[in-house]
């Protein structure tokens, strides 16, 4: 330099064109409970960045940016 895969709330993580973007933890409240801890019921936050197809894009395609992997040259 080339090629391959990844980027979703605070953190993990599912989702292959149309769902309010789903689960668990976390974290706020409220119920339990002598307290705590379990439990329960409510609510909190996200699709890296920018263009493209498309009626519709988190999803398909380009580029970029970050992060990880093979792999070549170095006369």
């Nucleotide at each position: 330099g080339c090629c391959c895969c990844c980027a979703u709330g605070g953190u993990g993580u599912a989702g292959c064109g149309g769902u309010c973007a789903g689960c668990a933890c976390g974290c706020g409240g409220c119920c339990c409970u002598u307290u705590c801890a379990c439990g329960g019921c409510c609510g909190u936050a996200g699709c890296g960045g920018g263009g493209g197809u498309u009626c519709g894009a988190u999803u398909c395609c380009c580029c970029c940016u970050g992060g990880g992997g093979g792999u070549a040259c170095c006369a």
Background: The RNA shown here (transfer RNA) has 75 nucleotides and comes from a Solirubrobacterales bacterium. Taxonomically the source falls in Solirubrobacterales (Bacteria, Bacillati, Actinomycetota, Thermoleophilia). Rfam family: tRNA. It is annotated as a transfer RNA.